[in-house]
RNA sequence: ACCUUAUCAAGAGCCGGGGGAGGAAUCUGGUCCUACGAUCCCGCAGCAACCGUUACAGAUGUAACAAGGUGCUCAUUCCAGCAAGCGCAUGCUUGAAAGAUGAGGG
Numbered sequence: 001a002c003c004u005u006a007u008c009a010a011g012a013g014c015c016g017g018g019g020g021a022g023g024a025a026u027c028u029g030g031u032c033c034u035a036c037g038a039u040c041c042c043g044c045a046g047c048a049a050c051c052g053u054u055a056c057a058g059a060u061g062u063a064a065c066a067a068g069g070u071g072c073u074c075a076u077u078c079c080a081g082c083a084a085g086c087g088c089a090u091g092c093u094u095g096a097a098a099g100a101u102g103a104g105g106g
Base pairs, nucleotide, nucleotide: 002105003104004103005102006101007100008099013044015043016042017041018040022033023032024031027081028080029079030078045073046072047071050069051068052065053064054063055062056061077098082095083094084093085092086091
């Protein structure tokens, strides 16, 4: 690489430094951010609670915590694309696919 599984509607930065053109995963369409300096990198701060720790109960669950391993800190994973249902219709709902993150395997 790939496989399994859980979650993805909540939460948290107008911070400091660097850097200098596109960025929001990929393709298409829409929409949005961006020289009033984005995306990105480093630091600091913060959020959350997957792993973790503790207590209770014990095939598993509940509660608390946040020192450690990850993750995250514009917009639902920004929205749609495929399928089904509904609707006269712009569309709406559900599911999938793809993707992201954790844990385990490999």

This is a predicted structure of a 106-nucleotide RNA (SAM riboswitch aptamer (S box leader)) from Bhargavaea beijingensis. It was read from a public genome assembly, where an Rfam model found it. The organism belongs to Bhargavaea, within Bacteria. Its mean pLDDT, the model's own confidence on a scale to 100, is 83.